[in-house]
RNA sequence: CGCUGCUCAGAGCAAAGCCGUCGAAAGACGGUGACGCAGAGCCACGGGGCUACAGCGAAUCCCUCGCCACGCCCGCCGGGCCGCCAGC
Numbered sequence: 001c002g003c004u005g006c007u008c009a010g011a012g013c014a015a016a017g018c019c020g021u022c023g024a025a026a027g028a029c030g031g032u033g034a035c036g037c038a039g040a041g042c043c044a045c046g047g048g049g050c051u052a053c054a055g056c057g058a059a060u061c062c063c064u065c066g067c068c069a070c071g072c073c074c075g076c077c078g079g080g081c082c083g084c085c086a087g088c
Stems, first nucleotide, its partner, number of pairs: 002088004012037002017032006035075001041081003045078003048073003055067004
């Protein structure tokens, strides 16, 4: 340096649920809690998924319906960047 994650060490992260805060929502953050994770560290770049306040359209007394990402998910997959230990 490359490949691999069978074995070792020391650490790390924290799903669902519950509580609080923010948000129109998706969701995020903090606490609690551990389902799991060898990149469950970072980047929305490609694909994919979620939401639809505003906007546009329909309808219209009101209620409502459809479209739409500029919002969100890196713990969906791929790619990029950086990185621990061990084995070969």